[in-house]
Molecule: transfer RNA
Organism: Patescibacteria group bacterium
RNA sequence: GCCUCCUUAGCUUAAUGGUAGAGCAGUGGUUUUGUAACCCACAGACAACAGUUCGAUUCUGUUAGGAGGCU
Numbered sequence: 001g002c003c004u005c006c007u008u009a010g011c012u013u014a015a016u017g018g019u020a021g022a023g024c025a026g027u028g029g030u031u032u033u034g035u036a037a038c039c040c041a042c043a044g045a046c047a048a049c050a051g052u053u054c055g056a057u058u059c060u061g062u063u064a065g066g067a068g069g070c071u
Stems, first nucleotide, its partner, number of pairs: 001070007010024004018054001026042004047063005
């Protein structure tokens, strides 16, 4: 220098164009003499910017970060 892949909540991850889900973690409640666990509820995310589309996490382009390969 070129090519390919990945980026979703604090962490691990689903979702193949039509309301973004789950587990752990967090908060509040329930329970207990008390703590933990169990149970109930709540909050929390589509890397950024454009384009296509009635509608984009999804398709396209660029940028950023990360991983791999070739030279």